[in-house]
RNA sequence: CUCUUAUCGAGAGUGGUGGAGGGACUAGGCCCAAAGAAGCCCGGCAACCUUCAAGCAAAAUUGCUUGACAAGGUGCUAAAUCCUACAAGUCAUCUGAUAUGAUGACUUGAAAGAUGAGAG
Numbered sequence: 001c002u003c004u005u006a007u008c009g010a011g012a013g014u015g016g017u018g019g020a021g022g023g024a025c026u027a028g029g030c031c032c033a034a035a036g037a038a039g040c041c042c043g044g045c046a047a048c049c050u051u052c053a054a055g056c057a058a059a060a061u062u063g064c065u066u067g068a069c070a071a072g073g074u075g076c077u078a079a080a081u082c083c084u085a086c087a088a089g090u091c092a093u094c095u096g097a098u099a100u101g102a103u104g105a106c107u108u109g110a111a112a113g114a115u116g117a118g119a120g
Stems, first nucleotide, its partner, number of pairs: 001120008013042001015041003021032003026085004043077003048073002051068007081112001086109009
């Protein structure tokens, strides 16, 4: 870097350092930030893998489900992945003869992205 798979509306700081940006990219919006951004350290959160227990399937390796722990490997630590963008549907308003069209709200799905685990 590519592929497969699971998850992404919960949770987590009045700390230290640092010194101007940050919220992935593009566009639009909306926010955070000298009452101190990013990054780093510490603290914390969570429970994906590892570990432990029980159950089920299987000849077995093993797989699945539920629960426990937080020691190890990651991860995360403003706002839904901050929101929208693509497709379908529902509703409301405007224009309109119906429709089409425009705007807004909501639902579902996709895409993109992030993280874990596995494979190349």

A computed fold for a 120-nucleotide RNA from Thermaerobacillus caldiproteolyticus, annotated as SAM riboswitch aptamer (S box leader). The coordinates come from a structure-prediction model, not an experiment, and the mean pLDDT is 82. It matches the Rfam family "SAM riboswitch aptamer (S box leader)". About the family: The SAM riboswitch is found upstream of a number of genes which code for proteins involved in methionine or cysteine biosynthesis in Gram-positive bacteria.